[in-house]
Context: one part of a larger RNA
RNA sequence: AACGAACGCUGGCGGCAUGCUUAACACAUGCAAGUCGAACGAAGGCCUGGCUUGCCAGGUACCUUAGUGGCGCACGGGUGAGUAACGCGUGGGGACCUGCCCUGAAGUGGGGAAUAACGGCUGGAAACGGCCGCUAAUACCGCAUGUACCCUGAGGGGUAAAGGCUUCGGCCGCUUUAGGAUGGACCCGCGUCGGAUUAGCUAGUUGGUGGGGUAAAGGCUUACCAAGGCGACGAUCCGUAGCUGGUCUGAGAGGAUGAUCAGCCACACUGGGACUGAGACACGGCCCAGACUCCUACGGGAGGCAGCAGUGGGGAAUAUUGGACAAUGGGGGAAACCCUGAUCCAGCAAUGCCGCGUGUGUGAAGAAGGCCUUAGGGUUGUAAAGCACUUUCACCCGUGAAGAUGAUGACGGUAGCGGGAGAAGAAGCCCCGGCUAACUCCGUGCCAGCAGCCGCGGUAAUACGGAGGGGGCUAGCGUUGUUC
Repeated sequence: AACGAACGCUGGCGGCAUGCUUAACACAUGCAAGUCGAACGAAGGCCUGGCUUGCCAGGUACCUUAGUGGCGCACGGGUGAGUAACGCGUGGGGACCUGCCCUGAAGUGGGGAAUAACGGCUGGAAACGGCCGCUAAUACCGCAUGUACCCUGAGGGGUAAAGGCUUCGGCCGCUUUAGGAUGGACCCGCGUCGGAUUAGCUAGUUGGUGGGGUAAAGGCUUACCAAGGCGACGAUCCGUAGCUGGUCUGAGAGGAUGAUCAGCCACACUGGGACUGAGACACGGCCCAGACUCCUACGGGAGGCAGCAGUGGGGAAUAUUGGACAAUGGGGGAAACCCUGAUCCAGCAAUGCCGCGUGUGUGAAGAAGGCCUUAGGGUUGUAAAGCACUUUCACCCGUGAAGAUGAUGACGGUAGCGGGAGAAGAAGCCCCGGCUAACUCCGUGCCAGCAGCCGCGGUAAUACGGAGGGGGCUAGCGUUGUUC
């Protein structure tokens, strides 16, 4: 000098930041990812009419619901367990993929079979099913065509599509393909903590060939063949640790560190696995195993806060079960709009930084009181009182934004502005032996105690405790911890 601090005493206001560093311990409750009726069938509502008054017929594009289907759920948000590694940083490389978006080329012909919803029957305590029957699509499957694209033994072979809305102008889509942009995967050089009281390590191990696999190079995998590969320039093993931009310190070199913000990585109760998909081996998806918790009719089921709040526990210690989608951004939708604990705000905390205030001037009878005294006086001290003023902040009344391109403001009747009252509501903490700025008295008597180091205290203690006085900092001041 610094801090994501804590503790003690104290505490007026505002702005801006920051706030589980410990148990990656366990979690009640609510919310955190939906959306589209302009892809599709249906049910109900609604309106009109008939009436047998609870049914029938018609109209729906106004609303609701579950289902099929599409896109999203791989983003955003959290955490730092693991990882000493191509994980990260930096600079390169070639054998790759890329939904939505942009640019270009071509097409969008003609058919088919199902299935959920629904109805009937039925199993189960529930979770959830079973059988039969009906139905639609931008769901699914053939055929055709094929600019192109893929394979090729160069003959040939293979591969598409979907419609919806319309003011009839078109718009939104769909299929194949070329390129771009963005995002991602892989490989390599260099850099990246401690231990040699860890010296040898390695069998898919190192290389080759054939097969397989991947978006793609590759022992990535498999069979065979060869016997290699790494290591004192520290392999292997053990310990510790997410990495970086940065942050703190320092004149710098360096040292320490990696909260908040930003980039990358890894993880999502523990371990394993794949499915879907452009993208996951997927935090709020699936399957298996395990531990734990809950429900149960004992047959069987349900769950995963390292999302936002919140609870218990641990701890020296760390906040509200708040408001709003108004802004910024994200998902869906043609749009209206819906969703968004991302975000923007508010609440709590002197946790930090910054700013402001707790009054100003005058006032000597140097009042009273306190303390000291050589008893004369000194000091507290212009300090107070008194007198004359001011009104920042807080308070009361009124007005009242920007943030919002036309509408829309959670914040918020907030900030600001105008007016009003009244010195009124607002000062403490540590220290005073030397280092180190600031001294006397009383009490105590190696006791009680102090202490960062040296050291104080055993009857005159500037070092303990109190008082008066003084010094320092100030809404803080000290102490402890840690780093330089």